[in-house]
């Protein structure tokens, strides 16, 4: 250089056109406890990796770009 596969809260993650983007941990606060973990309960957090198309609609389809693995010269 080619090719395939992936980028979603602090971290891993499910979603794959349409109503509030899912859960887990981890963060805060009540609750329990003499405390403290454990447990419940409720919170905050997200430009869906940038940029343009297609669509009435785009996280999702298409097309450059960056980044990361994985193969091939």
């Nucleotide at each position: 250089g080619g090719g395939c596969c992936g980028g979603u809260g602090g971290u891993c993650u499910a979603g794959u056109g349409g109503u509030u983007a899912u859960g887990a941990c981890g963060c805060c606060a009540c609750g329990c406890u003499u405390a403290c973990a454990c447990c419940g309960u409720g919170g905050a957090g997200g430009u869906c990796g940038c940029a343009g198309g297609u669509u009435c609609g785009a996280u999702c389809c298409c097309u450059g770009c960056c980044c990361g693995g994985c193969c091939c010269a």
Transfer RNA from a Candidatus Aenigmatarchaeaceae archaeon, 73 nucleotides, folded computationally. The organism belongs to Candidatus Aenigmatarchaeaceae, within Archaea. RNAcentral records the identical sequence in 3 taxa.